[in-house]
Context: one part of a larger RNA
RNA sequence: UUGGGUUUAAAGGGUGCGUAGGCGGUUUAUUAAGUUAGUGGUUAAAUAUUUGAGCUAAACUCAUUGUGCCAUUAAUACUGGUAAACUGGAGUACAGACGAGGUAGGCGGAAUAAGUUAAGUAGCGGUGAAAUGCAUAGAUAUAACUUAGAACUCCGAUAGCGAAGGCAGCUUACCAGACUGUAACUGACGCUGAUGCACGAGAGCGUGGGUAGCGAACAGGAUUAGAUACCCUGGUAGUCCACGCCGUAAACGAUGCUCACUGGUUCUGUGCGAUAUAUUGUACGGGAUUAAGCGAAAGUAUUAAGUGAGCCACCUGGGGAGUACGUCGGCAACGAUGAAACUC
Numbered sequence: 001u002u003g004g005g006u007u008u009a010a011a012g013g014g015u016g017c018g019u020a021g022g023c024g025g026u027u028u029a030u031u032a033a034g035u036u037a038g039u040g041g042u043u044a045a046a047u048a049u050u051u052g053a054g055c056u057a058a059a060c061u062c063a064u065u066g067u068g069c070c071a072u073u074a075a076u077a078c079u080g081g082u083a084a085a086c087u088g089g090a091g092u093a094c095a096g097a098c099g100a101g102g103u104a105g106g107c108g109g110a111a112u113a114a115g116u117u118a119a120g121u122a123g124c125g126g127u128g129a130a131a132u133g134c135a136u137a138g139a140u141a142u143a144a145c146u147u148a149g150a151a152c153u154c155c156g157a158u159a160g161c162g163a164a165g166g167c168a169g170c171u172u173a174c175c176a177g178a179c180u181g182u183a184a185c186u187g188a189c190g191c192u193g194a195u196g197c198a199c200g201a202g203a204g205c206g207u208g209g210g211u212a213g214c215g216a217a218c219a220g221g222a223u224u225a226g227a228u229a230c231c232c233u234g235g236u237a238g239u240c241c242a243c244g245c246c247g248u249a250a251a252c253g254a255u256g257c258u259c260a261c262u263g264g265u266u267c268u269g270u271g272c273g274a275u276a277u278a279u280u281g282u283a284c285g286g287g288a289u290u291a292a293g294c295g296a297a298a299g300u301a302u303u304a305a306g307u308g309a310g311c312c313a314c315c316u317g318g319g320g321a322g323u324a325c326g327u328c329g330g331c332a333a334c335g336a337u338g339a340a341a342c343u344c
Base pairs, nucleotide, nucleotide: 004315005314006313007298008297012312014199015198016197017196021192022191023190025086026085027084028083029082030081031080033079034078035075036074037073038072039071040070041069042068051063052062053061054060089189090186091185092184093182094181095180096179098177101175102174103173104172105171106170107169108152112148113147114146115145116144117143118142123134124133160167161166204245205244206243207242208241209240213239214238218234219233220232221231256311257310258309259308260307261306263290264289265288266287267286268285269284270283271282272281273280274279293300294299317344318343319342326337327336328335329334
């Protein structure tokens, strides 16, 4: 660089909102910027290009053509500008039902642990087998009461909701959402989105709380040739809460977003209908299976990886390397950006 690619070979940004930009529905009128055509000017020479000619041919030489730019005259289908209108895209309104969607508060029971009391005696615990450990200062097992923190059995699902991360006891308040129905209103208000802003599991960091269980580090006991492990007994940070950072994940559907079109069968969630109450239509979701097509194949197949359109991001042999240097961000940990030499 391209009529190339991005599920798994290199490659979709973790996700959204949105600025610039790019792209954009139907109709009429107008304009003539893009566009198309003609004419004129200019485009130094040589070279190159088109078509011819001349040296026997070629090289070579001669003539000639067009591309660009400027001006001007026309054309008006498409794109753009302006004006007016439309309703199918988009949104609003009204009605309805839906869900672990979010934030804050209140409440609940089981289990676990600790404490006290009762009753009771020699073991308990743990393992492949043991030991460390706990226990006559009365453990384990049992019962009652009290306290604490964390998580919510069953329902539970191939289910549901959310932009993603993610979300589950019950209840109250507030906030948000897609969906269905009506077709009343606005009248292209749309799609995408560099920079930017916001959100973003877990771990980690700061300050202050909290700490039942679990448990990096650490200690001990085993195992083993060794055992800085797997197993066991303990156990600090952490896990929890508030506020503030960090900004990364196999952040995965390893599949960017939006729109249109293209076969069936079957299950399921939430609405709205039609019925002959057997069934069945429709909209939006969640799955399975199989055509055409696509694909290197595995597979995918109306939730496309099919057929097209618009916009963004990214890829260009392996290693060196997501490293070095610089810059930006961060309290730090580190993150973002991101090479080359060399080598195969």